[in-house]
RNA sequence: GGCGGGGUAGCUCAGCCGGUUUAGAGCGCGGGAUUCAUAACCCCGAGGUCAGGAGUUCAAGUCUCCUCCCCGCUACCA
Numbered sequence: 001g002g003c004g005g006g007g008u009a010g011c012u013c014a015g016c017c018g019g020u021u022u023a024g025a026g027c028g029c030g031g032g033a034u035u036c037a038u039a040a041c042c043c044c045g046a047g048g049u050c051a052g053g054a055g056u057u058c059a060a061g062u063c064u065c066c067u068c069c070c071c072g073c074u075a076c077c078a
Base pairs, nucleotide, nucleotide: 001074002073003072004071005070006069007068010027011026012025013024019058029045030044031043032042051067052066053065054064055063
């Protein structure tokens, strides 16, 4: 360089065919409840420019293009 996969909360990920409003889960974090106390369990909460930009569309995390970053394969044989 070529091909493929990926980038969504602090971390690990889901989000299928574009559609409803407010983008979700687990863990972690904060608060509460419980307990003599701690842990576990339970309840509540905060936290997101969906990598960045442009385009298509009534509507984009989802489709198209460009850029950046990560992972894998390949890098040539006669």